Transfer RNA from Chironomus riparius, 72 nucleotides, folded computationally. Lineage of the source: Eukaryota > Arthropoda > Aparaglossata > Chironomoidea > Chironomus. The coordinates come from a structure-prediction model, not an experiment, and the mean pLDDT is 84. It matches the Rfam family "tRNA". Its family is annotated with triplet codon-amino acid adaptor activity in the Gene Ontology.
[in-house]
RNA sequence: GGGCUAGUAGCUCAGCGGGAGAGCGCUCGUUUCGCAUACGAGAGGUCUCGAGUUCAAUCCUCGACUGGUCCA
Numbered sequence: 001g002g003g004c005u006a007g008u009a010g011c012u013c014a015g016c017g018g019g020a021g022a023g024c025g026c027u028c029g030u031u032u033c034g035c036a037u038a039c040g041a042g043a044g045g046u047c048u049c050g051a052g053u054u055c056a057a058u059c060c061u062c063g064a065c066u067g068g069u070c071c072a
Base pairs, nucleotide, nucleotide: 001071002070003069004068005067006066007065010024011023012022013021018055026042027041028040029039030038048064049063050062051061052060
């Protein structure tokens, strides 16, 4: 320098055009003499950034940045 791939909640990831979810973690409540477990509720997101296409973009297109991997 080039190819491929990934970037979504604190962490691990799903979602691939119709307005963002799960598990774990966190907070509160119920249960217990107390803890753990179990159950219920809740908080937490400029979907890496910019531009474009579209009535509508996490999703499609282009560019940039960062990580991984391969080639030179």